[in-house]
The part of an RNA shown here (large-subunit ribosomal RNA, domain II) has 690 nucleotides and comes from a Pseudomonadota bacterium. The RNAcentral record of the full RNA draws on ENA and SILVA. The prediction has a mean pLDDT of 85.

Context: one part of a larger RNA
Formats: sequence, C1' cells, structure tokens
RNA sequence: GUCCGCGAGUUACUCCUCGGCAGCAAGGUUAAGCCGUGAGGUGUAGCCGAAGCGAAAGCGAGUCCGAACAGGGCGUCUAGUUGCCGGGGGUAGACCCGAAACCAGGUGAUCUAGCCAUGGCCAGGUUGAAGCUCGGGUAAAACCGAGUGGAGGACCGAACCGUAGUAGGUUGAAAACUACCCGGAUGAGCUGUGGCUAGGGGUGAAAGGCCAAUCAAACCUGGAGAUAGCUGGUUCUCCCCGAAAUAUAUUGAGGUAUAGCCUCGUGUGAUCACUGCCGGAGGUAGAGCACUGGAUGGGCUAGGGGUCCUACCAGAUUACCGAACCCAACCAAACUCCGAAUGCCGGCAAGUGCAGCACGGGAGUCAGACUGCGGGUGAUAAGAUCCGCGGUCGAGAGGGAAACAGCCCAGACCGCCGGCUAAGGUCCCCAAGUUCACGCUAAGUGGGAAAGGAAGUGAGAGCGCUUAGACAACCAGGAGGUUGGCUUAGAAGCAGCCACCCUUUAAACAGUGCGUAAUAGCUGACUGGUCUAGUGCUCUUGCGCCGAAAAUGUAACGGGGCUCAAGCGUGGCACCGAAGCCGCGGGUUCGAAAUACCUUCGGGUGUUUCGUCCGGUAGGGGAGCGUUCCAGUUGCCUGCGAAGCUCGACGGUAACGACGGGUGGAGGCCCUGGAAGUGCCUAUGCGGAC
Repeated sequence: GUCCGCGAGUUACUCCUCGGCAGCAAGGUUAAGCCGUGAGGUGUAGCCGAAGCGAAAGCGAGUCCGAACAGGGCGUCUAGUUGCCGGGGGUAGACCCGAAACCAGGUGAUCUAGCCAUGGCCAGGUUGAAGCUCGGGUAAAACCGAGUGGAGGACCGAACCGUAGUAGGUUGAAAACUACCCGGAUGAGCUGUGGCUAGGGGUGAAAGGCCAAUCAAACCUGGAGAUAGCUGGUUCUCCCCGAAAUAUAUUGAGGUAUAGCCUCGUGUGAUCACUGCCGGAGGUAGAGCACUGGAUGGGCUAGGGGUCCUACCAGAUUACCGAACCCAACCAAACUCCGAAUGCCGGCAAGUGCAGCACGGGAGUCAGACUGCGGGUGAUAAGAUCCGCGGUCGAGAGGGAAACAGCCCAGACCGCCGGCUAAGGUCCCCAAGUUCACGCUAAGUGGGAAAGGAAGUGAGAGCGCUUAGACAACCAGGAGGUUGGCUUAGAAGCAGCCACCCUUUAAACAGUGCGUAAUAGCUGACUGGUCUAGUGCUCUUGCGCCGAAAAUGUAACGGGGCUCAAGCGUGGCACCGAAGCCGCGGGUUCGAAAUACCUUCGGGUGUUUCGUCCGGUAGGGGAGCGUUCCAGUUGCCUGCGAAGCUCGACGGUAACGACGGGUGGAGGCCCUGGAAGUGCCUAUGCGGAC
C1' cells in the first nucleotide's frame, strides 16, 4: 500500500420543554411496599392542575403602589394530567480518537554520578631534586667540585584508561561502530567485589550532565474516559425547502449569547412586493459665491516701508507692501443665495406574485471573495484595506472569454442520432459567409504603453502670392556719403554700446550667416532676366509612424496563417452556436376539480384531468431500503440441497429485490409488528492476511 474484519449522537434520571399518538378529564396519576409463576391486582403517602397579587402582614377575581372610588404593573375572561414514541435542553465521559501536563501510592544506583569498605593493576626506557660521602674552601660557616643517592599531579612509550582530527558507516557488522591518527599512562591514575544516597529527590571538577538505549523533574499503577473554545474522523437511499460569513455584547477577536437570514408546525386573512397616479420630509450630485474661509489680476484707497525736505509740527514723492471697497475670473467633506435624478414615508385603485405578519419546535452562520458603481484610508499604488448600493461565486453545472471560483450569456427533474436562439462566432485546426455595398490603414498597425517628436496618408476649413508671370532653380546686379559715431592695440555691415540717416537707383540693409589680427573674400535680404502653372502658411479631424531594453525558446493574434481572414464608420442578408426556449415521451412537488374506497364525519387513501414546481453547501422537514435478535409461529421452505459465494441480457426512481445456472453442504424465511452493539473509503484509525 491493497483486501477482509472491527470502528463514532449512546444509556440513565418521578429533571425541564415542545410535538405526535392514546387514556381519563375539573380533574389526572400513583411511588415504595404487598399479593400473584406471569399477565395483572392492590397500595392515595406524594406530585401536577383547577387563583392570583404583594417583600410581607394580608386581601382575593382581583391584588400591589397610592390620600385616591387618578393612573399604572401583574392577573381574571377555564384545560389539564398520565403513559408510550419522537425533536431539543440539563446533569452525567455524553458523537469517537488525540495531548503537553497535574496529583497519589509504589519500583529502580546490575547503566550511570558521588562516596564508604576491602582487594587488584601500571612492559621497557629517560631525566637525575633533597640528603649523604669525599675533596676544595672558611676563623667557623656559607659556598664550589666529584661521587653517591633516587625525588617528581617529571619525560618517552606498551598494557590499561581516554577520544582531539579525517574518512567510512547512516534501511550500519553496530539504536554511537570501524580504520588511520591522537591525549594520559606513579596519579586529582585505572579497576574487581561488597555497600550507601531516590524523583522537586539524589548525584554532579557544572554539560541542565547523569539516575537501566528515557531526564528543565525517572519508571510503573492508579485518580482517569483529566481537560482540549483546537485538528482529524463520523458508515444506506430518494423527495421538498434552503442559509450565513452582519449588528450588539463579551479577559471578546478562528469561541459564545441575543437579534438578523433558513426550515417545520399552528394561527391570521389582503396584510407584503412591483408597476401607475397623488401627497410629503430632505440638502447629496450638480451649480453658485449671498454667508464662512481660501485664492488670481486690475482699479481705488486707509495704513506701513523707501527717497527728498525737515529743530519740531508738518510736507513732497515713489514702477515697494497693502486692510476695506469696486470690477473680472475662480476653489471648498466639516461653505450654501440655490438644487436635482434616485431612494425613503404615506394615500388610492387594478393587475401579477402567495410572496406578509404573529406565536411555537429545530438549525446553521457571526474567517467571506471578486466585479460594476458611490466614497474614506493609501500614492486619484496593490489580487491592498474599510464602508455603502447591486451582481456573481460561495452553495451553480452548461455555452463564451485559448487555458481561467467571482467577467459575458444562461439557472441543469429524467430520456431523444428532432427544431429555434443567447453571449460569442462563420479561411484551416473548429460547427457556421473565403457573404454583399461604400470608404479608410501599409504599420503584420491589427496582435501591449506615455510625455514628446515628424513634409506618413485620407477628409474638411481659413488666409496669402500668381499669365500685369507666382514658388523652386539658373544668369546678372547687390552701389555711393562711409572704415556711421563711440569704444578699442585694431573694431572697416558682422566683439560690444548708441543711432539706423541721406544720395544714385530696376534694386541694394549704417547689414542675415560664414570668414579676417583688422581689411579682404563668400553669402543672404532686395532687384532685373530665363522658364512656365500653380505655390506658400495656419487650423480642425480619421487611420497609421517613432518613442519601445530581460532573463531556457518564437513567446504581447490560442496556433497555422492572413493585406484582409485587420480596424473603424455606415447599410443588408444568411448561417453556426448552450443542460436557455420549443417539440415528443416519462417522473415528482404544491394547488384545484371530478371520481372510487375507507371513515370516529374532522378527514384519509387511490385514480384521472388542468395548472404549477423540481441547481444546491451548512442546515430544517418528509418518505423509504437493508442488517441482527424477538413475538404472532406448535406456521412456511429445505439433503429431490438452507445460508454463504459466484455468473446472467429480469424488476424497481434509489437504497435494493426476484428468478435461473454453478459452487456449497445445514440451516433459512414471506407477511404484520417490536427491540437495536443497525449500514464505512478516508480518523498519518485498530487487528489480520498478502
């Protein structure tokens, strides 16, 4: 891992509550006990109900507060009670499994830590302390030398003890080892045997180490099914309805309570929603500047600053600042002279929907997500966060968006090798137009992007010049006063400052650019000629261009590929396309009608017809299937073959049920009821097999 088996809402209570059924009913009912084999009988203590109100005395269909014969609160205006079954709650382990832990009583020092007692062990080699002896030396000593001697948590190194490094081993040879290498090796050494210390305790040259492969509190048994607002799991079928992820509170935040939303029952009876008309309240969007503030320019003008004048008082002036006021154009969630659309409240009537409300039983939900719109926070960031209004997902399948809970279309009762459409599509992948008409785009734009940039190209508009010859090109001219004045070393059209006149002309600047040290030189403006028909500028707008760099590989159309099979605008026809709609057949819910049977006369069940409904998680409600045992049952089936297993084209909406064959070899069971150890894929579930 697979298979088989086991495996989770149970049981008790004279507890509470609601429902169904049944008995009796202003009453209902016994408990223990006793009698009886049992069924049952008996037992009237007790309990509930028939009256309440008040703290109470107490009063009583009333009573309490009160001065009250105001008012108001709680009551009265009858239905209960007992049993069985079921829903829910309480108390109990209370659906099952699961802690880390806590406490009690015990068991452990054969491992290991320390200590006590008594024993054992340390090859070999090296160094050579004190002391002593002799010699030297001294006044005597000290001291020096040689010898002797054999000290040391001394040295090297086996046994022994240890384990620093590397490698291997890591389902190991081994639940700590192996190889090489390394530390200690007369010591605080190693070791045998016996003994002592015990769990909040020991022991510890101290690492929270060790106390039997276990230690920040050992192990065993018990309290014990500790507790677990947490995780996981919770077993057959079909039918009807169907949520929530909010508010408030919470030592509250992943829990819970009440309300909201779901379901079931009972009651009520036009209550509710939508549409229309009518009547209301209101200060949002927008707008506005009348208020409160903000804010720009101009005007006007107190005050201030600067300058001039001035002994002071004053005065003059100013291209500075500037209140108030005026004009113009603005801004505001906490501004409003104004002011919608919606929404909200109410009234009226009809239509549609049975959608509303009250009471009672049962819940679940209180982590929501994205999207459109209105806002706050943030950065007019976030697949961000917090509100509001709607949608979808959640709990929703189907078609589209290549793929894609939350987007678009559309809400799946079942069947059909029938039809029509939606979104979206119609060249091929791929069902359907290589469809029709008029334009635009040349960028594969389409098929990613901004500020900004550009004689891309289409459409429209305005203003110039032009056969008295425009625009472009070419030929020619482009002069004189004068090198204008100033400045400057120089300044001559062309460093800079000032001025920018006059003359000759067809025209020619006190000079547009290049250039020189300054001149010179080239060129432009301007004029004539050649040529010949358009030419220049600006604005609006459609589609395109540049701007454009990313990590495996084209990779920014799903692909092929497309110049239309692209985009946009306008107009048309056809087709495809879903679980939508229609058609045909079948089933269900609810309602109504008809009818048959039953009936305690309330109704129940069946059949038919018509209408209607049937996505669904948590969850509520309903109806069933199957398993084991029991009763009716002294019955029925069975060796002419039970159960079980197995194969098969049968029946039923399903759980399932028949029938036939094989296997098997002794039990099984229809029907109607009753009682439960009653249904397994999953709990890293438990046991077994493989």